[in-house]
RNA sequence: AAGGACGAUGUGGGAGAGCCCAGGCCGGUGCGAACCGGUCAUGGCGCCGACGGAGCAACCACCCCCGGAACCUCUCAGGCACAAUCACCGCAUCGUUGGA
Numbered sequence: 001a002a003g004g005a006c007g008a009u010g011u012g013g014g015a016g017a018g019c020c021c022a023g024g025c026c027g028g029u030g031c032g033a034a035c036c037g038g039u040c041a042u043g044g045c046g047c048c049g050a051c052g053g054a055g056c057a058a059c060c061a062c063c064c065c066c067g068g069a070a071c072c073u074c075u076c077a078g079g080c081a082c083a084a085u086c087a088c089c090g091c092a093u094c095g096u097u098g099g100a
Base pairs, nucleotide, nucleotide: 004097005096006095007094008093009092010091011090012089013088018045020044021043022042023040024039025038026037027036028035029034046080047079048078052076053074054073055072059068060067
């Protein structure tokens, strides 16, 4: 010094689960009843788990104690068209460590 490891930033990829039922409002068709589309923290039930939170504990570290701790579990918050969020992975830059 390179490779490697960690962190930050940028960038690419990146899932799951009802755009269900009722109601309000808006628009369209229609003589009307009604139908279609959109929207709403209005209510109801059903569901998701890879942000957050909580729990157990595999595992890591350690003489012991203390400590860290999941993609597992719960669904409090969050989410269930698209979008956004998003663990995780790749690349680039910077910083730290490290250094045959």